[in-house]
RNA sequence: GUCCUCAUAGUUCAAUGGAUAGAACAAGGGACUUCUAAUCCCUAGGUGCAGGUUCGAGUCCUGCUGGGGACG
Numbered sequence: 001g002u003c004c005u006c007a008u009a010g011u012u013c014a015a016u017g018g019a020u021a022g023a024a025c026a027a028g029g030g031a032c033u034u035c036u037a038a039u040c041c042c043u044a045g046g047u048g049c050a051g052g053u054u055c056g057a058g059u060c061c062u063g064c065u066g067g068g069g070a071c072g
Stems, first nucleotide, its partner, number of pairs: 001071007010025004018055001027043005048064005
């Protein structure tokens, strides 16, 4: 330098172009308990950045950034 691949919640992962982007763990609050743990209920929290296509984009296209890999 060229090509491939990945980027979603604090973490690990889902999500045929179409309903309010879900789950587990973690966090906060509550119930229970003499207290703690466990258990149960509730809550908050996210699509790497900039454009494009589309009635509609996490998903498709382009560029950039970062991680991983192959070739040179």